A computed fold for a 72-nucleotide RNA from a Patescibacteria group bacterium, annotated as transfer RNA. Rfam family: tRNA. It is annotated as a transfer RNA. The family is grouped with related families in Rfam's "tRNA clan". Lineage of the source: Bacteria > Bacteria candidate phyla. Its mean pLDDT, the model's own confidence on a scale to 100, is 81.

């Protein structure tokens, strides 16, 4: 320097154009003399920015940011 992958909740990952979700954490009730396990609710994103296509983009495109894995 070129190529190619990646980015989504506090983590770890899902959603292949049609209202953005699960597990785990976190808060709270339930259960216990009482903590823990259980179980059952709650909050919790401008889907990295920026502009583009589209009636409609986490998703398709362009440019940039960061991380990665290859070649030189």
């Nucleotide at each position: 320097c070129g190529a190619c992958c990646c980015g989504u909740a506090g983590c770890u990952c899902a959603a292949u154009g049609g209202u953005a979700g699960a597990g785990c954490a976190a808060u709270c009730g339930u259960c216990u003399u009482a903590u823990a396990c259980a179980c059952g609710a709650u909050g919790g994103g401008u889907u990295g920015g920026a502009g583009g296509u589209u009636c409609g983009a986490a998703u398709c495109c362009u440019c940039c940011c960061g991380g990665g894995u290859c070649g030189a």